[in-house]
This record gives sequence, C1' cells and structure tokens, in this order.
RNA sequence: GGACGGCCGCCGGCGACCGCGAGGUCGCGGGAGGAAAGUCCGGGCUCCUCAGGGCAAGGUGGUGGGUAACGCCCACCGUUCGUGAGAACAGGGAAAGUGCCACAGAGAACAGACCGCCGGACGCUCUCGAGCGAUCGAGGGGACGGUAAGGGUGAAACGGUGGGGUAAGAGCCCACCGCGCCCCGCACGAGCGGGGCGGCACGGCAAACCCCACCUGGAGGAAGACCGAGUAGGAGGAUCGCGCGGCCCGCGCUCAGGUCCUCGGGUAGGUCGUUGGCGGCCACCUGCGAGGGUGGCUCUAGAGAAAUGGCCGUCACCGCCUUCGGGCGGCACCAGAACCCGGCUUAC
Repeated sequence: GGACGGCCGCCGGCGACCGCGAGGUCGCGGGAGGAAAGUCCGGGCUCCUCAGGGCAAGGUGGUGGGUAACGCCCACCGUUCGUGAGAACAGGGAAAGUGCCACAGAGAACAGACCGCCGGACGCUCUCGAGCGAUCGAGGGGACGGUAAGGGUGAAACGGUGGGGUAAGAGCCCACCGCGCCCCGCACGAGCGGGGCGGCACGGCAAACCCCACCUGGAGGAAGACCGAGUAGGAGGAUCGCGCGGCCCGCGCUCAGGUCCUCGGGUAGGUCGUUGGCGGCCACCUGCGAGGGUGGCUCUAGAGAAAUGGCCGUCACCGCCUUCGGGCGGCACCAGAACCCGGCUUAC
C1' cells in the first nucleotide's frame, strides 16, 4: 500500500407502500487488508480442572524503560564486523561436575618436539689432512642432553610486542598491552574511568548434558449460555381390560394393548455469544524514544459455506515528453474477513 464522487450489479440492516400470503416496489444508510495469510508469540472472553508446597516438562536470559501482556517495541551498555554512515549478537554461568574438540599435526588440556637452534669429559660411524706408527686435528652423520625464539599443522598450540639476558633459548628479568585480585570515583543499572598488587594460574564449546534466576494449568468460538418441537421415545397416574364367578366398593395383576392426564431429559431447529473496542481521528501538554496524560469530535461488514464486483470522472502520486501553457501513460501486485485485539513472520 491513496482521497472524493456518479451509474449499474451483489450481500445484510432500517423505513414506507402494495399484497390474504409467499413476496414485490421504492427510499435511506453500511459493506475486506496491508497483509484479512502463517497460526509463531502475548492477551481479552468461555468451559473444564484446581487447598498449599514441591518434582517433572517447556520457555525466556546484558541493563533500564514502554505495555493489559509478550519471545514485541524503545533507549542505553558490551563484544564482533565495517574507512565510515552503521550492522549483527541465543548477550547469565566453562576456578560445581560430566562430556566433546573431526581432519591435519610431534603435540588438542595438568600437552608436545617433526624441521630447526645450541652443547661436549660421546668406549659410535664416514670423509679429509698431519704423522713410520700409537694417535692428533678439522668437517659431516648418528646417539644423548638442552630449548621452545623461528618454520610447519590446525578453527584453536598453554599470553602478545619490544628490550635485556643466554651456549641457544625461555616471564628467566624489565617496560607497555592483555589477564586475575583488591581499592577509589562516576552511573538507577548493564558498566565506564583511575590506582595498587600478582609473572600468568584460568584454551574453546552450555541453540552438549548441566547449574542459576524468572515465567508457564488444559482446551478453545464447531468455546460456551438459553429456549425448544414432533403420529420419536422414557417415567408416573387414571380408566378401559383380567382375577377375587351376582353387583358395588376395595384389593391384586398389567406380559401385550387402547384412551386421557402429568413430569423431566434429549434430538431437529431457534436466539445469544457476534461485533462499541485494552476503538479511531484531531488539538494541546509531556518524554531522547517506545509511549503517556487531558480535552473535543466520531463510530453501523458480519449472515450462511459465505456478498464486497464492473464502468466512468476529479484530485493526489509515479514515469516519459514539452514550444513550460500543458500533453500522454500508469495506479498494479500479493491476496481476501468468519469471536475480537497487541505483535512477529511470510507473500507481493
């Protein structure tokens, strides 16, 4: 995610007239969205459940605020990225415990030595040189020892840069940065700034288990409330009927049936829920902002397997052209209410 208007059509509402009625005619007024969508969060409303507390399960996760509420929104803080305007963040805890860290690599968490660098008082070996010779000297290799600067592997290698130091090196020592602990100041707070101490201990992963804090009962509008027929059916009563063989009263039976009366429950169906609401618009005040307050004005889709469409005009907007007067073109797409709101996401 346009505004206003005219004509015709469609769906509800109200009114008038006509008609016994079914209905008809006319008039007035109303009739989709920015997402009505997904049904992902949060509420209102309804029914069921519910003493209190705990466990489990699920969710949320910097701080402060907004809100009926939220996983939404605003402002701020931190980290990372970007030259920058800015952007991203599932942003509590890894010194409670468990687990994982592929490939590569010597070594992946109380680590490690492949290449390299360094050493000599090596019963090793090769080459060269000196010497008649035992042997001596130089160089290479190997073994042993030292090292963790440099190379190499990796997403990550047990602080970084520079200097001193050393056989070579190393927080081994020093300065700065980082890190940890303590103190002070500022801020409501997340945090920020400063100072001191410590040579460094504490790698990463919690959208792995887990720990901490906070939140959460379930189902939903076909929820649910009320009314309620029937030559449907149920219960009770009376009577007809049968028995107590004259009759009446009375009593009993009633398996089946007829008639009448009464009763409550349900079905069909109807009404409500169902559209006026944590509503809109404008002005003023207030707040950085999300928002809040006050006042005024305003309000009509709502049925059901279900209407909301077509043509035209004016304005606004966009594009192109222009002799600057204007002219021409476009106005779509996604989609479409079904109890109602606040968000988010998705479509165009």